[in-house]
Context: one part of a larger RNA
RNA sequence: CUGGGCGUAAAGGGCGUGUAGGCCGCUUUAUAAGUUAGAUGCUAAAUCCCUUGGCUUAACCAAGGUAGGGCAUUUAAUACUGUAGAGCUAGAGUACAGUAGAGGAGAAUGGAAUUUCCAGUGUAGCGGUGAAAUGCGUAGAUAUUGGAAGGAACACCUGUGGCGAAGGCGAUUCUCUGGGCUGAUACUGACGCUGAGGCGCGAAAGCUAGGGUAGCAAACGGGAUUAGAUACCCCGGUAGUCCUAGCUGUAAACGAUGGACACUAGGUGUAGGAGGUAUCGAUUCCUUCUGUGCCGAAGUUAACACAUUAAGUGUCCCGCCUGGGGAGUACGUUCGCAAGAAUGAAACUC
Numbered sequence: 001c002u003g004g005g006c007g008u009a010a011a012g013g014g015c016g017u018g019u020a021g022g023c024c025g026c027u028u029u030a031u032a033a034g035u036u037a038g039a040u041g042c043u044a045a046a047u048c049c050c051u052u053g054g055c056u057u058a059a060c061c062a063a064g065g066u067a068g069g070g071c072a073u074u075u076a077a078u079a080c081u082g083u084a085g086a087g088c089u090a091g092a093g094u095a096c097a098g099u100a101g102a103g104g105a106g107a108a109u110g111g112a113a114u115u116u117c118c119a120g121u122g123u124a125g126c127g128g129u130g131a132a133a134u135g136c137g138u139a140g141a142u143a144u145u146g147g148a149a150g151g152a153a154c155a156c157c158u159g160u161g162g163c164g165a166a167g168g169c170g171a172u173u174c175u176c177u178g179g180g181c182u183g184a185u186a187c188u189g190a191c192g193c194u195g196a197g198g199c200g201c202g203a204a205a206g207c208u209a210g211g212g213u214a215g216c217a218a219a220c221g222g223g224a225u226u227a228g229a230u231a232c233c234c235c236g237g238u239a240g241u242c243c244u245a246g247c248u249g250u251a252a253a254c255g256a257u258g259g260a261c262a263c264u265a266g267g268u269g270u271a272g273g274a275g276g277u278a279u280c281g282a283u284u285c286c287u288u289c290u291g292u293g294c295c296g297a298a299g300u301u302a303a304c305a306c307a308u309u310a311a312g313u314g315u316c317c318c319g320c321c322u323g324g325g326g327a328g329u330a331c332g333u334u335c336g337c338a339a340g341a342a343u344g345a346a347a348c349u350c
Base pairs, nucleotide, nucleotide: 003322004321005320006319007304008303012318014201015200016199017198021194022193023192025088026087027086028085029084030083031082033081034080035077036076037075038074039073040072041071042070043069049065050064051063052062053061054060091191092188093187094186095185096183097182098181099180103177104176105175106174107173108172109171110154115149116148117147118146119145120144121143125136126135162169163168206247207246208245209244210243211242215241216240220236221235222234223233258317259316260315261314262313263312266295267294268293269292270291271290272289273288274287275286276285299306300305323350324349325348332343333342334341335340
């Protein structure tokens, strides 16, 4: 290499969109490129194999021959694949009527709380801990009442509930906007699936510029603890956390499980629809579609477990793995303001 694999042993790309490519529904006609069968020719000789013969035998040598494979030409077949034409509706999509939602963007508004400031009451403590101290307080704190400012986050509702491709999304209202689900009919007529590159999105931290800064809080200062304590605990506290415009492009970016389609016992909860039965009345009962959980049969699995939301049975396409360390390192290249990211070895060693 082949092969075998990828939930936890090495291995699913963070997620989408989509180019090339690969693969692709049903019927029919043509063609005969692939495919299948036959014929002919070529495939030097030697060699290999078979049968004879020659050296005393063998090795060796000589003569003759089959089979097999490849290529070309030709004749035929037409199931499958391809190509071209015609048609279909079960895949896919469009229109219509409903419908749920923290899906996205922008703007406005709201209440609780923390903090600070102003004023009143009031007096000696407050705070903090395992215990303390640093700290705050007679220049009147803590507590309490009234008022003001400002920033950030939205209690209850809240639910293995919902939405989104993933990251993620949670106060209220308005505007703009994406996707989904259900129902019944009509229409298009394979328009599909996947997707190397490419392009876009992408938590937190970090970076650039300009704002903002209530709380929290890397760094830093102090108090404790301790043998020490560059920590854990306490008092402070700056970047940052927030907003705008860019950059970065990584995470245990996890379901550690790529996407699509089909098939394969059930039971039970829950979310969103539709239909039916009974009834005065469906919230209760039944059926069905879509999602989301739990349990479990067959089957799978090294086991754990998975089990119609598969890790079962199959098809198609992509990504990735191939002993541990060295190492996600070095070198080179690309990207980045930088931090760094992407790609990614070897020597050596066990």
The part of an RNA shown here (small-subunit ribosomal RNA, central domain) has 350 nucleotides and comes from a metagenome. Its mean pLDDT, the model's own confidence on a scale to 100, is 86. The RNAcentral record of the full RNA draws on SILVA. Rfam family: Bacterial small subunit ribosomal RNA.